[in-house]
Context: one part of a larger RNA
RNA sequence: GAACGAACGCUGGCGGCGUGCUUAAUACAUGCAAGUCGAACGUGAAGCCGUAGCAAUACAGUGGAAAGUGGCGAACGGGUGAGUAACACGUAAGUAAUCUACCCCUAGGAUCGGGAUAACCUUGCCAACGCGGGGCUAAUACCGGAUGUGAUCUUUUUGGCGCAUGUUAGAGAGAUUAAAGGAGUGAUCCGCUUAGGGAUGAGCCUGCGGCCCAUUAGUUUGUUGGCGGGGUAACGGCCCACCAAGACUGCGAUGGGUAGCCGGCCUGAGAGGGUGAACGGCCACAUUGGGACUGAGAUACGGCCCAGACUCCUACGGGAGGCAGCAGUAGGGAAUUUUGCGCAAUGGACGAAAGUCUGACGCAGCAACGCCGCGUGAGGGAUGACGGCCUUCGGGUUGUAAACCUCUGUUGGAUGGGAAAAAACGGUAGCAAUACCUUGAUGGUACCAUUCGAGUAAGCACCGGCUAACUACGUGCCAGCAGCCGCGGUAAUACGUAGGGUGCGAGCGUUGUUC
Numbered sequence: 001g002a003a004c005g006a007a008c009g010c011u012g013g014c015g016g017c018g019u020g021c022u023u024a025a026u027a028c029a030u031g032c033a034a035g036u037c038g039a040a041c042g043u044g045a046a047g048c049c050g051u052a053g054c055a056a057u058a059c060a061g062u063g064g065a066a067a068g069u070g071g072c073g074a075a076c077g078g079g080u081g082a083g084u085a086a087c088a089c090g091u092a093a094g095u096a097a098u099c100u101a102c103c104c105c106u107a108g109g110a111u112c113g114g115g116a117u118a119a120c121c122u123u124g125c126c127a128a129c130g131c132g133g134g135g136c137u138a139a140u141a142c143c144g145g146a147u148g149u150g151a152u153c154u155u156u157u158u159g160g161c162g163c164a165u166g167u168u169a170g171a172g173a174g175a176u177u178a179a180a181g182g183a184g185u186g187a188u189c190c191g192c193u194u195a196g197g198g199a200u201g202a203g204c205c206u207g208c209g210g211c212c213c214a215u216u217a218g219u220u221u222g223u224u225g226g227c228g229g230g231g232u233a234a235c236g237g238c239c240c241a242c243c244a245a246g247a248c249u250g251c252g253a254u255g256g257g258u259a260g261c262c263g264g265c266c267u268g269a270g271a272g273g274g275u276g277a278a279c280g281g282c283c284a285c286a287u288u289g290g291g292a293c294u295g296a297g298a299u300a301c302g303g304c305c306c307a308g309a310c311u312c313c314u315a316c317g318g319g320a321g322g323c324a325g326c327a328g329u330a331g332g333g334a335a336u337u338u339u340g341c342g343c344a345a346u347g348g349a350c351g352a353a354a355g356u357c358u359g360a361c362g363c364a365g366c367a368a369c370g371c372c373g374c375g376u377g378a379g380g381g382a383u384g385a386c387g388g389c390c391u392u393c394g395g396g397u398u399g400u401a402a403a404c405c406u407c408u409g410u411u412g413g414a415u416g417g418g419a420a421a422a423a424a425c426g427g428u429a430g431c432a433a434u435a436c437c438u439u440g441a442u443g444g445u446a447c448c449a450u451u452c453g454a455g456u457a458a459g460c461a462c463c464g465g466c467u468a469a470c471u472a473c474g475u476g477c478c479a480g481c482a483g484c485c486g487c488g489g490u491a492a493u494a495c496g497u498a499g500g501g502u503g504c505g506a507g508c509g510u511u512g513u514u515c
Base pairs, nucleotide, nucleotide: 001515002514003513004512006511007510008509009508010507013374014373015372016371017370018369019367020366021332026330027329028328030327031326032325035072036071037070040069041068047062048061050059051058052057079285080284081283089209090208091207092206094204095203098202099201103198104197105196106195107194108193109192111145112144113143114142120135121134122133123132124131125130150177151176152175153174154173155172156171157170158169159168160167161166181190182189183188211257212256213255218248219247220246223245224244225243226242228240229239230238260282261281262280263279264275265274266273267272287308288307289306290305291304310321311320312319313318338364340363341362342361346360347358348357349356350355377407378406379405380404387398388397389396390395412452413451414450415449416448417447421442426437427436428435429434459504460503461502462501463500464485465484466483470499471498472497473496474495480487481486
């Protein structure tokens, strides 16, 4: 000098764009953050209307809530950085050792049956959470038979290729193995099933690369390899039985400490050094530890089970909970925001669609926390006023500064108007092209016009040298200053105050950290 997710002191007018718990991965009141589909399925409350009745009510219709079965989603999106020195990450390869829901393309198929079960009705237990018994019922829920383009396995055989195990294409035989319907007058559309290919996402393996300590020198027994099996989507001591005695290490094993990694960011002429907030990619975690289930995908933040700690409820028998989601609270701390608005846009889930949900996101609020921009007026105005300060008492300086005159209207106040961001989806008409209609949280905001009016808006640090800027008084090695050198013991440009000056300016200084 530059930089900062900064803090502290003094001060503080406006706008735009960003940023905002770096500490306790501490504990959490309350609300919200993942649902959706009636065009898969059975049921069908309230309400409304009608009939009967004086009425209670009963019955028929309409209506569609709530819950249930079923499907898809909930593995995304959002948070945090505890752990991890590791194929975790980066980069470059491999997978002839693999999987991939939804999506796209291609080739086929979709036949005949069956038995249940929730909801519902009824009944029992329980403080609660909840748990049973009996009866009825549906499906794209579940099960059986058929068919087999195909697929898988066994076996015979032919050809191609390669990278060792191999892989690929075809032919024959045998065995096993599918399916579901819904909407529509219909055309047709949405689904279902088998197989191949693509796309996307993921798993696994490998070369190389990036911290400190040798005051850590030896480490290892599923350890290293083989054979055979099990297991997995898949290779593999991943696991197991048996056999062998290996494997790593001074090119730093093992141990200990520290740490998420990267694109980047800061600094620097560069080389390098530091760093990993915000944004993007990957990884790991979700009160602590362990476990699996479901599923295409999890060993699953707002799922389940067990154990521990903690909190809450209890009728003491037993139950409930998990903000490192968004707000918010307590605590810790030098220190870090609103229990806001909206799904209008973008994106996501579901749905044929209308649409519903979305603290993702879009916006607003708070904070000079940062960067950028603007303003606090402009021109004229000397007898150089008054006052202050200094003085050699002549004057000098503050100083065109003020007053005063003439203007302007940024900002600000008032009034009136007032956006872009919206184009689609969808609806209506049409054979179609197309035409029209509908949708804005921000926000009556930005912006524009008229009007009022210099009115509402300047501080902070420094002035001995480094280093731009000097005098007076007070103090008297005291009080104090100080980044270094050093000032202060009676004439202090170095302390304190005043006048003046210098620097920066809605900021200025100090502290901390990095180069």
Molecule: small-subunit ribosomal RNA, 5' domain
Organism: metagenome